[in-house]
Molecule: transfer RNA
Organism: Emcibacteraceae bacterium
RNA sequence: GGUCCCGUAGCUCAGGUGGAUAGAGCGCAAGAUUCCUAAUCUUGAGGCCGCUGGUUCGAAUCCAGCCGGGAUCA
Numbered sequence: 001g002g003u004c005c006c007g008u009a010g011c012u013c014a015g016g017u018g019g020a021u022a023g024a025g026c027g028c029a030a031g032a033u034u035c036c037u038a039a040u041c042u043u044g045a046g047g048c049c050g051c052u053g054g055u056u057c058g059a060a061u062c063c064a065g066c067c068g069g070g071a072u073c074a
Stems, first nucleotide, its partner, number of pairs: 001073007010026004019057001028044005050066005
């Protein structure tokens, strides 16, 4: 340098056929239970989906560029 994949909550990921409040597990906070802790149960907070632009009535989802990470070929 060429090709391809990925970038969504603190972490690991789902959603990717465009449209209804963006979800799960772990973690975190509060409560219940317990002599206390742990475990368990309940509830809750936390992200507008890497950035910019485009298409569209409408974009996390489609397109382009850029940034970051990875695989592979040379």